About this RNA:
This is a predicted structure of an 87-nucleotide RNA (c-di-GMP-I-GGC riboswitch aptamer) from Steroidobacter gossypii. The sequence was found by an Rfam model in a public genome assembly. The coordinates come from a structure-prediction model, not an experiment, and the mean pLDDT is 86. Of the family's consensus pairs, 95% are formed in the model.
[in-house]
Parts: sequence; C1' cells; structure tokens
RNA sequence: ACCGUCAAGGGCAAACCCGUCGAAAGUCGGGGACGCAAAGCUACCGGUCUAAAGGGCUCACGCCCGAUGACAGCGGGGCUGCCGAAU
Repeated sequence: ACCGUCAAGGGCAAACCCGUCGAAAGUCGGGGACGCAAAGCUACCGGUCUAAAGGGCUCACGCCCGAUGACAGCGGGGCUGCCGAAU
C1' cells in the first nucleotide's frame, strides 16, 4: 500500500420491551443482541417511508395529491478513522 482474518485490544447495536418527543414516518434515553471493518459523519445523487401545512373530490364519512418531515443498518458519492493475522 492493498486487503479484511479461526490475530489481539476494543467499538457499534436489528427485532422486541419500557420511557420520551412527534400528526405520522421516525428520533432520543434505558434494557436487549440480529448483525456490522466504517453499522463513524454527511440527505449531494438515486431509492424508500410518512403525509403535517396547503390543495383537489365528496352532502358527509372518507379518498387522492402534497416534503419543507424522516431513513446513513437500501445503493452510490464526499469527509474522517482503530488494529495489523495473511499477501
């Protein structure tokens, strides 16, 4: 440097449960471990989720549109980074 293992020391923490904030998606905290070599950071590109404000239809119930909301543990890009078994 590449690469990521039957190395070592560590790290993170899905589902689920409790609490928290939120209209929701989901966030945050605690418990918990399915997994992860960037499962560290970043919504820049694609994607996905929700559907408030607002708008449309309807007698109404309700339905549809709607991201400025969210997901970095969906893929790509950007930034940063521990260790060094093997090559």